[in-house]
RNA sequence: GGCUCAUUAGUUUAGUCGGAAGAAUACUAGACCCUCACUCUAGAGACGUGGGUUCGAAUCCCGCAUGGGCUA
Numbered sequence: 001g002g003c004u005c006a007u008u009a010g011u012u013u014a015g016u017c018g019g020a021a022g023a024a025u026a027c028u029a030g031a032c033c034c035u036c037a038c039u040c041u042a043g044a045g046a047c048g049u050g051g052g053u054u055c056g057a058a059u060c061c062c063g064c065a066u067g068g069g070c071u072a
Stems, first nucleotide, its partner, number of pairs: 001071007010025004019055001027043005048064005
């Protein structure tokens, strides 16, 4: 340099054949407890980035960025 895969919440991830994002853990608040922890309830929190297609994009197309693999 070429090819290829991945990028979703602090972290690990589901959602892939377009109809607007779910969980676990962590975090916050409350309940429980003499207190902490555990447990229960509630809450906040995410589609790498810039364009394009479309009535509508996490999802399809192109560029860029980061990381992994193969190859010269």
RNAcentral holds the sequence, with entries from ENA. A computed fold for a 72-nucleotide RNA from Marinobacter sp., annotated as transfer RNA. Its Rfam family is "tRNA". By type it is a transfer RNA. About the family: Transfer RNA (tRNA) molecules are approximately 80 nucleotides in length. The source organism's lineage runs through Bacteria, Pseudomonadati, Pseudomonadota, Pseudomonadales and Marinobacter.